Model confidence (mean pLDDT): 75 of 100. Bacterial RNase P class A from Hydrogenimonas sp., 344 nucleotides, folded computationally. It was read from a public genome assembly, where an Rfam model found it. Rfam family: Bacterial RNase P class A. Rfam's curators write: Ribonuclease P (RNase P) is a ubiquitous endoribonuclease, found in archaea, bacteria and eukarya as well as chloroplasts and mitochondria. By type it is a ribozyme.

């Protein structure tokens, strides 16, 4: 200096005038605080809360989740770890259980791609021609072509993958048929590690592959609905019927309640909450202390204007509320870690 990776931050400033919501103080005029995000977006999780199903089991269907281990209210989330995989490397990603419970599915090409197979090939025996050779002929030995019969799966071919891989033995020719060395799988011994795993060493059968983000199989988890939940007061029409979370089966208990639709006030903002500082902890976070209140609107308040300055301003504006994931994002900053160059 350059390229990459990984976390974090800002995301218009300042000052003047005006205005608007809540909330406070004031007899009143009027003051005084605050006021739209780092994703408020998407509506994909967990949940608070708030009604409902009479109670409890079981069971069906239906959803989710899937390595270890810690965090946490809780999660399909975060931390940190094993493992695959990509990448020189920092580091990314992972819908990480099971293919020996069943089922499907790998095209075409090949004899054959779930217990299979013989196209060309190799042995062996029969048997027909045909040629040399010996013989006195018959015929005998060898070769080469065809036929039929048995064996083989070692060598060729197809194919992305042919049922381990190579070297000897052995065989009529072959084959893990056998031996040594290897890969790959089961049991297992020991060591580290809380676990996933990792490493050694031993043992044995000779070994048909992958695919479950196919169907399935285990193992664990799960009631619905939603703040337009719901509650309380007023009005106001109609009505005695009918609804009341998926099913089913088993016990018990109960004979109930009123709904629709408008106004209005509560739900509504003090939080599993923020900021600092200390301790622990690798972290994600726990624990203590101290500090401070940061929008609650209801057709929709959080603006407008005017002047400087600037990196000249991107994604984009709150409705119960908190925690997380996914998506978008002009410009700027900062810190850590990698690679490659040069210098000292």
């Nucleotide at each position: 200096a350059a390229g990459g990776u990984a976390c974090g931050g800002c995301g218009g400033a300042u000052g003047c005038u005006u205005g608007c919501a809540u909330g406070g103080a004031u007899u009143a005029c009027u003051c005084c605080a605050u006021g739209a995000g780092g994703a408020a977006a998407g509506u994909c999780c967990g949940g608070g809360c708030u009604g409902c199903a009479g109670u409890g089991a079981a069971g069906c269907a239906g959803g989710g989740u899937u390595c270890c281990g810690u965090c946490u209210a809780a999660c399909g989330g975060a931390c940190g770890g094993c493992c695959a995989c990509c990448g020189u490397a920092a580091g990314g990603u992972g819908a990480g259980g099971g293919a020996c419970a069943g089922u499907g599915c790998a095209a075409c090409a090949g004899a054959a791609a779930g217990c299979a197979g013989a196209c060309c090939g190799c042995c062996c025996g029969a048997u027909u021609c045909u040629c040399u050779u010996u013989u006195u002929u018959u015929a005998a030995a060898g070769a080469g072509a065809g036929u039929c019969g048995g064996g083989u799966a070692a060598g060729g071919g197809u194919g992305a993958a042919a049922c381990g891989g190579c070297g000897g033995g052995g065989u009529a020719a072959g084959a893990g048929c056998c031996c040594a060395c290897c890969a790959g799988c089961g049991c297992u011994u020991u060591g580290a590690g809380c676990a996933a795993u990792c490493a050694u060493g031993g043992c044995g059968g000779c070994u048909a592959u992958g695919u479950a983000a196919a169907c399935c199989c285990a193992a664990c988890c799960c009631g619905c609905a939603g703040c337009a939940a719901g509650a309380a007061g007023g009005g106001u029409a109609u009505g005695g019927u009918a609804a009341a979370a998926g099913c089913u089966u088993c016990a018990c208990a109960a004979c109930u309640u009123u709904u629709g639709c408008c106004c209005u006030u509560c739900g509504c903002u003090u939080g599993a909450g923020c900021g600092u500082c200390a301790u622990g902890g690798u972290g994600a976070c726990a624990u203590g202390a101290c500090g401070g209140c940061u929008a609650g609107a209801u057709a929709a308040a959080u603006a407008a204007g005017c002047a400087u300055c600037c990196u000249c301003g991107a994604c984009a504006u709150a409705a119960c509320c908190c925690g997380g994931c996914u998506u978008a994002c002009a410009g700027c900053c900062g810190u850590g870690c990698c690679u490659u160059g040069a210098a000292a």